RNA sequence: CUCUUAUCUAGAGCGGUGGAGGGACUGGCCCGAUGAAACCCGGCAACCAUCAAGCAAUGCUUGAACGGUGCUAAUGCCAGUAAAUCGUAAAAUUUAAACGAUGAGAG
Numbered sequence: 001c002u003c004u005u006a007u008c009u010a011g012a013g014c015g016g017u018g019g020a021g022g023g024a025c026u027g028g029c030c031c032g033a034u035g036a037a038a039c040c041c042g043g044c045a046a047c048c049a050u051c052a053a054g055c056a057a058u059g060c061u062u063g064a065a066c067g068g069u070g071c072u073a074a075u076g077c078c079a080g081u082a083a084a085u086c087g088u089a090a091a092a093u094u095u096a097a098a099c100g101a102u103g104a105g106a107g
Stems, first nucleotide, its partner, number of pairs: 001107008013041001015040003021031003025080004042072003047068002050064006076099001081096005
């Protein structure tokens, strides 16, 4: 980097370093010197691994959380393509997809 698959409306700091940017992309709309990114510490969660208990048992469920990731403004901040509903239209709503992110597996 590519493919497969699961998840994406919950949760998480008034800490330290740092100094201007950030929220993938495009359009919006936001966050930011009452300090952005990044790093450290803390925290959340429970995908993988591990451990414990139960069961209709090469597995499943529940719990724990020392390990491997991840995450820690706003629903993946909103929309971005298609269909349906409603409507004169615009708009709105719903569903599905695309795109993206993360885990696990494969190349």
A computed fold for a 107-nucleotide RNA from Peribacillus kribbensis DSM 17871, annotated as SAM riboswitch aptamer (S box leader). Taxonomically the source falls in Peribacillus kribbensis (Bacteria, Bacillati, Caryophanales, Peribacillus). The coordinates come from a structure-prediction model, not an experiment, and the mean pLDDT is 87.